[in-house]
Transfer RNA from Clostridiales bacterium UBA1740, 74 nucleotides, folded computationally. The coordinates come from a structure-prediction model, not an experiment, and the mean pLDDT is 82. Its Rfam family is "tRNA". The family's RNA type in Rfam is transfer RNA.
RNA sequence: GUCCCCGUGGCCCAGCAGGAUAAGGCAUUCGCCUCCUAAGCGAAAGAUCGGCGGUUCGAAUCCGCCCGGGAACG
Numbered sequence: 001g002u003c004c005c006c007g008u009g010g011c012c013c014a015g016c017a018g019g020a021u022a023a024g025g026c027a028u029u030c031g032c033c034u035c036c037u038a039a040g041c042g043a044a045a046g047a048u049c050g051g052c053g054g055u056u057c058g059a060a061u062c063c064g065c066c067c068g069g070g071a072a073c074g
Stems, first nucleotide, its partner, number of pairs: 001073002004070004010026003019057001028044005050066005
């Protein structure tokens, strides 16, 4: 330099042939249970989706540039 993959709550990830208040697990907080703790059960809060711009009535999802991580080739 070329090409490909990835970048979504504190952590792991789903959703990616555009439709619409982003699913789930762990962790956190509160409650129940227990003599207490753990486990278990219930509930709550938490991401506008790496950044900017574009297309569109509408973008996490498409397009462009950039940033970060990884692989291959030279």